Two RNAs folded together computationally: RNase P RNA and transfer RNA, 455 nucleotides in total.
Its mean pLDDT, the model's own confidence on a scale to 100, is 78.
RNA sequence: GAGUCGGCCGGAUGGUCGCCGCAGGGUGGUAUUUCUACGGAAAUGCGAGCGCUGUGGAGGAAAGUCCGGGCUCCGCAGGACAGGGUGCCAGGUAACGCCUGGGAGGUGCGAGCCUACGGAAAGUGCCACAGAAAAUAUACCGCCCGAUCACAAGCAGGUCGGGUAAGGGUGAAAAGGUGCGGUAAGAGCGCACCGCGGCGCUGGCAACAGGGCCGGCAGGGCAAACCCCACCCGGAGCAAGACCAAAUAGGGGGGCGGGCGGUUUCGGCCGCAGCGUGUGGUCCGCACGGCCCCCGGGUAGGUUGCUAGAGAGGUACGGUGACGUACCCCCCAGAUGAAUGACCAUGCUAGACAGAACCCGGCUUACAGGCCGGCUC
RNA sequence: GGGGCCGUAGUCUAGCCUGGAUAAGGCACCAGCCUCCGGAGUUGGGUAUCCCCGGUUCAAAUCCGGGCGGUCCCGCCA
Numbered sequence: 001g002a003g004u005c006g007g008c009c010g011g012a013u014g015g016u017c018g019c020c021g022c023a024g025g026g027u028g029g030u031a032u033u034u035c036u037a038c039g040g041a042a043a044u045g046c047g048a049g050c051g052c053u054g055u056g057g058a059g060g061a062a063a064g065u066c067c068g069g070g071c072u073c074c075g076c077a078g079g080a081c082a083g084g085g086u087g088c089c090a091g092g093u094a095a096c097g098c099c100u101g102g103g104a105g106g107u108g109c110g111a112g113c114c115u116a117c118g119g120a121a122a123g124u125g126c127c128a129c130a131g132a133a134a135a136u137a138u139a140c141c142g143c144c145c146g147a148u149c150a151c152a153a154g155c156a157g158g159u160c161g162g163g164u165a166a167g168g169g170u171g172a173a174a175a176g177g178u179g180c181g182g183u184a185a186g187a188g189c190g191c192a193c194c195g196c197g198g199c200g201c202u203g204g205c206a207a208c209a210g211g212g213c214c215g216g217c218a219g220g221g222c223a224a225a226c227c228c229c230a231c232c233c234g235g236a237g238c239a240a241g242a243c244c245a246a247a248u249a250g251g252g253g254g255g256c257g258g259g260c261g262g263u264u265u266c267g268g269c270c271g272c273a274g275c276g277u278g279u280g281g282u283c284c285g286c287a288c289g290g291c292c293c294c295c296g297g298g299u300a301g302g303u304u305g306c307u308a309g310a311g312a313g314g315u316a317c318g319g320u321g322a323c324g325u326a327c328c329c330c331c332c333a334g335a336u337g338a339a340u341g342a343c344c345a346u347g348c349u350a351g352a353c354a355g356a357a358c359c360c361g362g363c364u365u366a367c368a369g370g371c372c373g374g375c376u377c
Numbered sequence: 378g379g380g381g382c383c384g385u386a387g388u389c390u391a392g393c394c395u396g397g398a399u400a401a402g403g404c405a406c407c408a409g410c411c412u413c414c415g416g417a418g419u420u421g422g423g424u425a426u427c428c429c430c431g432g433u434u435c436a437a438a439u440c441c442g443g444g445c446g447g448u449c450c451c452g453c454c455a
Stems, first nucleotide, its partner, number of pairs: 001377009012346006019057006026050002029046007059353001063364002066362005071237004078284004083233005088102005103117001104115004118228002123226002125222003140168002142164008176194006195217001196215004201210003241304004251295006259272005275289004297454003311330001313328006378451007387404004397435001406422005428444005
């Protein structure tokens, strides 16, 4: 100098004014009780109003809503099918499609980086155009052999029959590759090495690696085509759900079922079947019975869920690591027309992407600039 | 805040599930004919980054992942 990996910050400090939450206190209000000289006074509670003081106040992605979980309701979260997802191995975790470590393949001089990385020998299907042939292999040019034609004959040439797949050509892909031998020419036809398949051995939890013996090669690619194998998944979502209040035409239409038996005071009640519904696939099972849908009407108020949590920081120990365990310490937004802003100064002009909405763990995407550390050339 | 669907000429739709090389059709547009001119009619033609980026594949509008944009739905009472 170039590069690579990991971690962190992403505007700071002070002043003035302003916004949201919480706590304390003041002022005025109201209710109850007590005292009273009947004018009031005191204590306690309540919710809201107005000042004061203190304190806290967006992010690394708050985003996309792509995965996973908590929480809540449905029905106890059940069974089968369908459907969806994941896909080398082992571990971590509440869980995951995430993370860590390892293996294999690819790439880079290297540090490193990338990989949807099970099965194509279960079956089905596709492989356009070109090409002889695209998967039961085949033969356009070529190579070789034989017969035959013309010529005196041979090489060469034409025709016919056969052998071959080495070479050419087509294609994204051509039926193991390279070399030697062999042959009329050729060919796993034979051999060596590599690849491939089968069976043992050694190491490893495993993925896999190493090596041995046998086999002449069977089995092209595509599973982000259907599919097979293994594992996982009930659905909806805080506009979930719970409570209070206000208001009205407690309106109209439609769908399904009103069957059987028992009992009766003849109004009904009970049981079974059927039907309907139960957060949207089908069937069974389960629960409840009048339920569901559409049009129309009213109201768009309050409380809760609502933030102390798989929480942050530190130390020690275990582990290669992700992470786990123990102890100490801290409290860090909870809005609901929705709060973080404006101005000035300090060193220079002024910061990129971008604003919480039930909460967490991840991934992905966006991002000016800066700092620290390891490693490579 | 939470969920569903969609993106193909100027515009409205096919094609996508089951991948195959010129992406099809209507309206609109352009040019010629007709007419004095225009309209109508008729003949012909063009117009596509298949929203964008990456991947799988020999090959992507189509399959897969990510992003961008558009559109629709939702509360309570009875």

Rfam match: Bacterial RNase P class A. Rfam links the family to the GO terms ribonuclease P activity, tRNA processing and dimeric ribonuclease P complex. The family's RNA type in Rfam is ribozyme. From the family's description: Ribonuclease P (RNase P) is a ubiquitous endoribonuclease, found in archaea, bacteria and eukarya as well as chloroplasts and mitochondria.